[in-house]
C1' cells in the first nucleotide's frame, strides 16, 4: 500500500406543513377540541429446533410405533444450537468444509467394459517333478550271426541331451474398469507369488504423552475391497395440544334417544395404574365483551402524505404471546484482528 480470511456496527440526515395508534392531562357542547409524551427489526421473513406459560390433569411407571441426534471435552434452562481440539478433505496461508459410531448381527448394491467384482483364468508364461516322442550310454535278461568274444536286434532298469506341451503349477508382465488376493523396488524361482528383504499403507501387541478423541516410537506376523444422506443394527435423548392455548363475565333456550357407581368417557396409541358423574348421536337456541396483552400492544390490523435543503440517489423489508438459537435475503458507508505478496525504516 492492495489482495484474501473471519468477525462486528450501521443503515438515508435536517427543518416545516397536514394526517395516524397507545398512555396521560385540560376545557367544554359528554362527544368534541386542545396540549405532552411514546411509537417496527437485525433479520420484525422461514414456521425449522429449543424453552417461558396454559390446558389435557388429582398425577405416575413401562413398552410399542415415530422421529432427532452420532469423533472428543465442554457451555447451556434446553437444543438439532454454541466453543475448543482430534481425524479426513481443500487451500501457499490466514481459514473453510464433513448426515465424522458400526461392513466380523443380517439383507442389498458395485451398471457397461472385462475371463471374472465375495469372486476368478480370456490370451498367455513354465513345464524343474510325473508321462510321451527321438537320440547317446552304461548295466541285466531273451535271441541271432560268427572269427568264442566281438558284433547286431529286442526288451527292462539307472543315467544325460533335445523336442512338442499331456498331467501339473502361476497370477508377476499384458488388456477392462472407480476399484481386480495392499504399493513401488531388489532378490529368489523351472516360472511365479510378502516366498525372503528393504521403504511405505492396512491390522495387532506393547511403551510413551494426552480428561479425551488421538497422536509419537518399537515389536511383529505377512494382509482381499468400496458402499450404511441404501435397508439395517448400536448409543443417546424425545408425553400430547398449543396465544384461534387457556380463564372470566354476559346473552340464549327444547328437548329426544342409547350408554353408564359391577366404573363408561377421560389420561395422544397399548399394558399396568389412577380418575370418577357424566358421556355419544340427532334436534333447537345464543355468540358481545373482558383478561392473556407490556417501555409499540392494534385486532381487517397503527409511522403516511407534501415542500425545501443535503447527498449514501436510499438495500433486505412491518411486530400480534413472548425469549435462546439456526437458515434465508441484503444496495452503501466504516471499524477490527489475522495470512500472505509487494515497498520503505
Nucleotide at each position: 500500500g492492495a489482495c484474501g480470511u473471519a468477525g462486528g456496527c450501521u443503515g438515508c440526515g435536517c427543518g416545516g406543513c397536514c394526517g395516524c395508534g397507545g398512555g396521560g392531562g385540560a376545557a367544554c357542547u359528554u362527544g368534541u377540541u386542545c396540549c405532552c409524551u411514546c411509537g417496527a427489526g437485525g433479520a420484525a421473513a422461514g414456521u425449522c429446533c429449543g424453552g417461558a406459560c396454559a390446558c389435557c390433569a388429582a398425577a405416575g411407571a413401562g413398552c410399542a410405533a415415530g422421529g432427532a441426534c452420532g469423533g472428543u471435552g465442554g457451555g447451556u434452562a434446553a437444543c438439532g444450537c454454541c466453543c475448543a481440539c482430534c481425524c479426513g478433505g481443500g487451500g501457499u496461508a490466514a481459514c473453510c468444509c464433513g448426515c465424522g459410531g458400526g461392513a466380523a448381527a443380517g439383507u442389498g448394491g458395485c451398471a457397461c467394459a472385462g475371463a471374472a467384482a465375495c469372486a476368478u483364468a480370456c490370451g498367455g508364461c513354465c513345464g524343474a517333478u510325473g508321462g510321451c516322442g527321438c537320440g547317446g550310454u552304461c548295466g541285466g535278461g531273451c535271441u541271432c550271426g560268427c572269427u568264442u568274444g566281438c558284433g547286431g536286434g529286442u526288451u527292462c532298469g539307472g543315467u544325460c541331451g533335445c523336442g512338442a506341451a499331456c498331467a501339473g503349477g502361476c497370477a508377476a508382465a499384458g488388456g477392462u474398469g472407480a476399484a481386480a488376493u495392499g504399493g513401488u523396488g531388489c532378490g529368489g524361482u523351472a516360472a511365479g507369488a510378502g516366498c525372503g528383504c528393504a521403504c511405505c499403507g492396512g491390522c495387532g501387541c506393547c511403551g510413551c504423552g494426552g480428561u479425551g478423541a488421538c497422536g509419537c516410537g518399537g515389536c511383529g506376523g505377512c494382509u482381499g475391497g468400496c458402499u450404511a444422506a441404501a435397508c439395517c443394527c448400536c448409543g443417546u435423548c424425545c408425553g400430547g395440544u398449543g396465544c384461534a392455548a387457556g380463564g372470566c363475565c354476559a346473552a340464549g333456550c327444547a328437548g329426544g334417544a342409547c350408554c353408564g357407581u359391577c366404573a363408561a368417557c377421560c389420561c395422544g396409541g397399548c399394558u399396568c395404574g389412577g380418575c370418577g358423574a357424566g358421556g355419544u348421536c340427532c334436534a333447537g337456541g345464543u355468540a358481545g365483551g373482558c383478561c392473556g396483552c407490556a417501555a409499540a400492544g392494534a385486532c381487517a390490523g397503527a409511522u403516511g402524505g407534501u415542500c425545501g435543503c443535503g447527498c449514501c440517489c436510499g438495500a433486505c423489508a412491518g411486530a400480534a404471546u413472548c425469549c435462546g438459537g439456526c437458515u434465508u435475503a441484503c444496495a452503501g458507508g466504516c471499524c477490527u484482528a489475522c495470512c500472505g505478496c509487494g515497498a520503505g525504516a

This is a predicted structure of a 345-nucleotide RNA (Bacterial RNase P class A) from a bacterium.